[in-house]
RNA sequence: CAAGCCGGCCGGGUGAUCGCUGCCCGCCUUCGGGCGAGCAGAGGAAAGUCCGGACUCCGGGGGGCAGCGUGCUGGCUAACGGCCAGGGGGUUCCGCUCAAAGCGGGAUUCACGGCAAGUGCCACAGAAAACAUACCGCCCGCCGUUCCCCGGCGGGUAAGGGUGAAAAGGUGCGGUAAGAGCGCACCGCGUUCCGGGUGACCGGGACGGCAGGGUAAACCCCACGCGGAGCAAGACCAAAUAGGAGAGGAGGGCCGGCCCGGCCCGCCAACCUCGGCUUUCGGGCCGAGGACUCUCGGGUAGGUCGCUUGACCCCGCCAGCAAUGGCGGGGCUAGAGGAAUGAUCACCGCCCGCAAGGGACACAGAAUCCGGCUUACAGGCCGGCUUGCCUA
RNA sequence: GGGCGGUUAGCUCAGUUGGUUAGAGCGCCUGCCUUACAAGCAGGAGGUCGCAGGUUCGAGUCCUGCACUGCCCACCA
Numbered sequence: 001c002a003a004g005c006c007g008g009c010c011g012g013g014u015g016a017u018c019g020c021u022g023c024c025c026g027c028c029u030u031c032g033g034g035c036g037a038g039c040a041g042a043g044g045a046a047a048g049u050c051c052g053g054a055c056u057c058c059g060g061g062g063g064g065c066a067g068c069g070u071g072c073u074g075g076c077u078a079a080c081g082g083c084c085a086g087g088g089g090g091u092u093c094c095g096c097u098c099a100a101a102g103c104g105g106g107a108u109u110c111a112c113g114g115c116a117a118g119u120g121c122c123a124c125a126g127a128a129a130a131c132a133u134a135c136c137g138c139c140c141g142c143c144g145u146u147c148c149c150c151g152g153c154g155g156g157u158a159a160g161g162g163u164g165a166a167a168a169g170g171u172g173c174g175g176u177a178a179g180a181g182c183g184c185a186c187c188g189c190g191u192u193c194c195g196g197g198u199g200a201c202c203g204g205g206a207c208g209g210c211a212g213g214g215u216a217a218a219c220c221c222c223a224c225g226c227g228g229a230g231c232a233a234g235a236c237c238a239a240a241u242a243g244g245a246g247a248g249g250a251g252g253g254c255c256g257g258c259c260c261g262g263c264c265c266g267c268c269a270a271c272c273u274c275g276g277c278u279u280u281c282g283g284g285c286c287g288a289g290g291a292c293u294c295u296c297g298g299g300u301a302g303g304u305c306g307c308u309u310g311a312c313c314c315c316g317c318c319a320g321c322a323a324u325g326g327c328g329g330g331g332c333u334a335g336a337g338g339a340a341u342g343a344u345c346a347c348c349g350c351c352c353g354c355a356a357g358g359g360a361c362a363c364a365g366a367a368u369c370c371g372g373c374u375u376a377c378a379g380g381c382c383g384g385c386u387u388g389c390c391u392a
Numbered sequence: 393g394g395g396c397g398g399u400u401a402g403c404u405c406a407g408u409u410g411g412u413u414a415g416a417g418c419g420c421c422u423g424c425c426u427u428a429c430a431a432g433c434a435g436g437a438g439g440u441c442g443c444a445g446g447u448u449c450g451a452g453u454c455c456u457g458c459a460c461u462g463c464c465c466a467c468c469a
Stems, first nucleotide, its partner, number of pairs: 001388010012348007020041004025036004043363001047374002050372005055230004062260004067226005072086005087112001088110009113221002118219002120215003135161002137157008169187006188210001189208008234305004244296005251265004271290008298468003312331008350359003393465007402418004411449001420436005442458005
């Protein structure tokens, strides 16, 4: 210098004119409003609505089950499926090494609890797909003609071949008729002990010839977490109408999908009012209306609040590897409601072009608010790592 | 703005714990029948299962992310 990967930041600027929305001020007013000045006015994703919270309502409030979600460890946080740090595995590169194995280092990546709890599934092929088994082979014995070959029968074996995505530890040496953890060494695995670490885990020793395939983004088990609905939540005011019709109840409510337990009220009176009858004067029975819940029908398409000062932004210091937290100082930065944030011109900047000149510029636009994730994104800047080339 | 569902042949839909040629009806094409058309009979074509990635030996089916599309909601009494 170039290429690749990863991470962070920015993502047009200034001025003028004409408009739009909100707030505030001044003047005028026929009180309807009009005119003028000032200030503020989209994003890193405002998006998808995939997670988590704040807030509001369901009157307040226990346990279990079901259901849903998460899944290495520790920490951060209001919370999270997020973030930070660490552990382990995979891929790739470099170094040590003659080389391989191994060790060490760098980058990158991982939905990373449990199939030695239980159950299910593993098509086709193949002898056999999980209680193991034997197609071709290899070896031994007998027979067919004594030997070789070949064939048959009986037996041993799983090293080699073959099937398959996957075949019952791997490599080497010994051993054997041939073989085999059959024996041994190393690696792997299991049990146990010691040491280190908060922990995931790491290091070492002893014992065991080996328990044992894959699949949990299969049911399931374990641990942890979760009540539901959502600002069209919800509260108030105004207008309008058929202030309409039907259903509901001796057990009801808290309690939401279910159950248990508990609490409150009731069980002669169901919350209120009225009427009739009756009475042993406590009350009882019957009926009507209201209130409540749900359904149908009807009406309205108005206003105010919720609404933007907040887990907020900037700077500095401190604690911490970091995420983050604490302290101090400064700042106010859209709150509309079919929904404003725009258009034109000039200069600079960017791109194309030798120039004249041209392009009008990525993804995209708030809707209760906040923390994340994911997705889209022209171009530019910075940092880290790896590789290649050049120069000293 | 918020919530819930769907996408399989030209159209409307099935697809049973994942299993090797993904089906049905209508439609389309060819032939037969008919003077001809329709109906009928026989045969055939037509699918990257919306797209991308992952889990798995194997995905229409399971998981994740996108794209497109449909439905519901307010207030008063």
This is a predicted complex of two RNAs, RNase P RNA and transfer RNA, with 469 nucleotides together.
Rfam match: Bacterial RNase P class A. The family's RNA type in Rfam is ribozyme.